[in-house]
RNA sequence: GCGUCCGCCAUGGGAGAGCGUCCUGCCGCAAGGCCGGGCCGCCGAAGGAGCAACCGCCCCGGAAACUCUCAGGCCAACGGACCGUGGCGGGCCA
Repeated sequence: GCGUCCGCCAUGGGAGAGCGUCCUGCCGCAAGGCCGGGCCGCCGAAGGAGCAACCGCCCCGGAAACUCUCAGGCCAACGGACCGUGGCGGGCCA
C1' cells in the first nucleotide's frame, strides 16, 4: 500500500415452523394467564452429524446455504447461519 486472507469487538439487517393438546403447581371472583412435564404435528440459519461437487501435502485429509434432525427452535422476547458499516490484532504479497 488497505492489496488480500483470518480472528476479535461494537453496531445495523436477519428466515422458517401449532399462541396444538393433556396434566401438576401457582396467580385470578371468573374468563383466563404463567412455569414445568407428557403426547402428537412441524422448522433449519446456534452447535452437531452424513454424503458430495471440488481442493490438497493425494496414505489420507479438508470440504456446503445439500441432507439428517441428536441438540436447538415453532406469539413476542432471547437466540440466529450469513451480510453491511466502523475499529483493533495477526498472517501473506508487492

Glycine riboswitch aptamer from Tsuneonella rigui, 94 nucleotides, folded computationally. Its Rfam family is "Glycine riboswitch aptamer". The literature on the family includes a 2004 paper in Science by Mandal et al., "A glycine-dependent riboswitch that uses cooperative binding to control gene expression". Rfam's curators write: This family represents the bacterial glycine riboswitch. Model confidence (mean pLDDT): 79 of 100. The model forms 91% of the base pairs in the Rfam consensus.